[in-house]
RNA sequence: GCCAAUAUAGCUCAGCCUGGUUAGAGCAUCAGAUUUGUAAUCUGAGGGUCAUGGGUUCGGAUCCCAUUAUUGGCU
Numbered sequence: 001g002c003c004a005a006u007a008u009a010g011c012u013c014a015g016c017c018u019g020g021u022u023a024g025a026g027c028a029u030c031a032g033a034u035u036u037g038u039a040a041u042c043u044g045a046g047g048g049u050c051a052u053g054g055g056u057u058c059g060g061a062u063c064c065c066a067u068u069a070u071u072g073g074c075u
Stems, first nucleotide, its partner, number of pairs: 001074007010027004020058001029045005051067005
């Protein structure tokens, strides 16, 4: 230098292919219940500019373009 993949909650990921009513799960955190107390268990709550910018569209996490970062491959 060229090619490809990935970027979504504090962490690990789904959702993207096929655009559509509120963006979800597990773990973690907090609160409550339970217990003599702790752990475990159960219930609930908070937490997200969907990497950044632009475009298409009535509507974009999802499609298109560019950029950034990380990883892998080729030379």
Source information:
This is a predicted structure of a 75-nucleotide RNA (transfer RNA) from Nitrosarchaeum sp. Rfam family: tRNA. Rfam describes the family as follows. Transfer RNA (tRNA) molecules are approximately 80 nucleotides in length. Gene Ontology term of the family: triplet codon-amino acid adaptor activity. The family's RNA type in Rfam is transfer RNA. The sequence is in RNAcentral, with records from ENA.